The RNA shown here (c-di-GMP-I riboswitch aptamer) has 75 nucleotides and comes from Sulfurovum sp. Its mean pLDDT, the model's own confidence on a scale to 100, is 82. The model forms 94% of the base pairs in the Rfam consensus. It matches the Rfam family "c-di-GMP-I riboswitch aptamer". From the family's description: GEMM was predicted in a large-scale screen for bacterial structured RNA regulatory elements.
[in-house]
RNA sequence: ACUCUAUAUAGCCAAACUUACUGCGAAGUAGGGACGGAAAGCCAUGUGUCUCUCUGAGAUUGACAGGUUACCAAA
Numbered sequence: 001a002c003u004c005u006a007u008a009u010a011g012c013c014a015a016a017c018u019u020a021c022u023g024c025g026a027a028g029u030a031g032g033g034a035c036g037g038a039a040a041g042c043c044a045u046g047u048g049u050c051u052c053u054c055u056g057a058g059a060u061u062g063a064c065a066g067g068u069u070a071c072c073a074a075a
Base pairs, nucleotide, nucleotide: 005073012037013036017032018031019030020029021028022027035062041068042067043066045065046064047063048060049059050058051057052056
C1' cells in the first nucleotide's frame, strides 16, 4: 500500500409518518422525525417493480446484481 473485518474512535446517512412546494402520475426537493444502515456515497449499465400523454417516455440504488470513489482502526 491492498483485501477482509469488530467489541474500538471520530463522525455520517435517514425508514415510516408529517408540513410546504414541484409533477398528469410513479415520485422528487426542503424542514421535522428515527425504523434501520458499514458504503443507506455516486452511476439508471442489466434485471425486477411502479407510473403515464403507453410503437415510447419516465420513476425506483434503503429491490437484486454490476461499475466507481472514500473516513477510522485491533486481529